[in-house]
């Protein structure tokens, strides 16, 4: 850079430093923000690798990631409903493991 295969509606901050944007891009929305945005620190969640005990199944640790508004904020393509604005899949992302 490609492939695969699992998750993607739980969960996590009254802390500090700094000061204006932010929710990946794009289109529409719809939020969040000097009652502090993004960034960095500390703290914290979660358990796919990982360990450590088990016959297993499972259970503790928490090393290597990840994550810490809101369903991946919704929509964006098909179906099905279409009094309703709603089911249900895809694709497209993100994480993880393995492959190349």
């Nucleotide at each position: 850079u490609c492939c695969u295969u699992a998750u993607u509606a739980a969960g996590a901050g009254u802390g500090g430093c700094u000061g204006a944007g932010g929710g990946g891009a794009c289109a529409g929305g719809c939020c969040c923000u000097g009652u502090g945005a993004a960034g960095c620190c500390c703290g914290g969640c979660a358990a796919c690798c990982u360990g450590u005990u088990u016959g297993a199944g499972a259970a503790c640790a928490a090393g290597g990631u990840g994550c810490u508004a809101a369903a991946u904020c919704c929509u964006g393509c098909g179906g099905c409903a279409u009094u309703c604005a709603g089911c249900c899949g895809g694709a497209a992302g993100a994480u993880a493991a393995g492959g190349u």